Predicted 3D model of a 350-nucleotide part of an RNA (small-subunit ribosomal RNA, central domain) from an uncultured bacterium. The RNAcentral record of the full RNA draws on ENA and SILVA. It matches the Rfam family "Bacterial small subunit ribosomal RNA". Rfam links the family to the GO terms structural constituent of ribosome and ribosome. The coordinates come from a structure-prediction model, not an experiment, and the mean pLDDT is 88.
Context: one part of a larger RNA
RNA sequence: CUGGGUGUAAAGGGAGCGUAGGUGGCAAAUCAAGUCAGAUGUGAAAGCCCGGGGCUCAACUCCGGGAUUGCAUUUGAAACUGGUAUGCUAGAGUGCAGGAGAGGUAAGUGGAAUUCCUAGUGUAGCAGUGAAAUGCGUAGAUAUUAGGAGGAACACCAGUGGCGAAGGCGGCUUACUGGACUGUAACUGACACUGAGGCUCGAAAGCGUGGGGAGCAAACAGGAUUAGAUACCCUGGUAGUCCACGCCGUAAACGAUGAAUACUAGGUGUCGGGGGUCAAAAGACCUUCGGUGCCGUCGCAAACGCAUUAAGUAUUCCACCUGGGGAGUACGUUCGCAAGAAUGAAACUC
Numbered sequence: 001c002u003g004g005g006u007g008u009a010a011a012g013g014g015a016g017c018g019u020a021g022g023u024g025g026c027a028a029a030u031c032a033a034g035u036c037a038g039a040u041g042u043g044a045a046a047g048c049c050c051g052g053g054g055c056u057c058a059a060c061u062c063c064g065g066g067a068u069u070g071c072a073u074u075u076g077a078a079a080c081u082g083g084u085a086u087g088c089u090a091g092a093g094u095g096c097a098g099g100a101g102a103g104g105u106a107a108g109u110g111g112a113a114u115u116c117c118u119a120g121u122g123u124a125g126c127a128g129u130g131a132a133a134u135g136c137g138u139a140g141a142u143a144u145u146a147g148g149a150g151g152a153a154c155a156c157c158a159g160u161g162g163c164g165a166a167g168g169c170g171g172c173u174u175a176c177u178g179g180a181c182u183g184u185a186a187c188u189g190a191c192a193c194u195g196a197g198g199c200u201c202g203a204a205a206g207c208g209u210g211g212g213g214a215g216c217a218a219a220c221a222g223g224a225u226u227a228g229a230u231a232c233c234c235u236g237g238u239a240g241u242c243c244a245c246g247c248c249g250u251a252a253a254c255g256a257u258g259a260a261u262a263c264u265a266g267g268u269g270u271c272g273g274g275g276g277u278c279a280a281a282a283g284a285c286c287u288u289c290g291g292u293g294c295c296g297u298c299g300c301a302a303a304c305g306c307a308u309u310a311a312g313u314a315u316u317c318c319a320c321c322u323g324g325g326g327a328g329u330a331c332g333u334u335c336g337c338a339a340g341a342a343u344g345a346a347a348c349u350c
Base pairs, nucleotide, nucleotide: 003322004321005320006319007304008303012318014201015200016199017198021194022193023192025088026087027086029084030083031082033081034080035077036076037075038074039073040072041071042070048066049065050064051063052062053061054060091191092188093187094186095184096183097182098181103177104176105175106174107173108172109171110154115149116148117147118146119145120144121143125136126135162169163168206247207246208245209244210243211242215241216240220236221235222234223233258317259316260315261314262313263312266295267294268293269292270291271290272289273288274287275286276285277284278283299306300305323350324349325348332343333342334341335340
């Protein structure tokens, strides 16, 4: 390389948009590049295969035929692929009518709670633990009442509920805005799928500048525990957590399962729509489209399990794997303020 694979054994890119490329619906027409058939030329000789001959045989050697699967020219075929031009509507998109949603961004706003401040009442404890101590408190704490300040998060509703490409999104209101779904069938007429590079987004932590700082809390300090205790427990507590702008670009970024399409028993929940039957209504039953769960047949699987949301049956495109360690290391390169990230070996060893 081929082959075989990628839920858990090595292996799906963190996610999207999209360039080149690859692949691509139905009908009829045409061309003949691929494809197929015929002819001609060429494909040196030797060698190879087959049939004969010559050395007593064989090796060796001579003769004839074949093969030389290729290339070129030419004459045809037109099913398939491809090109050209034409049409279609089942893919895809647009329009119209609807309802659902923590989808996003910005501004405003609400109550509970913690902490702090002020004032009142009130007096000796409070806090904390397995037990304690450090700590707070007669300079009046804890508790309680009233008023005020400030920051962060949004109890109940809440649900294997919803939305989003993923990361993720949860008080309420308003403005702007993205997507999906259902119904309809007016419009376009294959406009599609995938996607190397590329571009964009991307939890937490971390970094830069400027704010903010209630609670929590790396580091740090003290008290305990212990043989020790650079921990677990306790009392404090700074970065950080929050906001704006700019970086970083990684996660068990997980469904450890790439995207798209088609097909292949059912049952039962639930969310958003549509249609029908019954009913006064609440609703019940049947059916259909889209999501989200559980169970399960065929099939698959090493097993576990998966099973119309496939890990089944097929097709297309991309990514990745090829024994363990060395090692996601070294070197080089690119990116970054840095931390580091990306790419990514070998010797050696089992």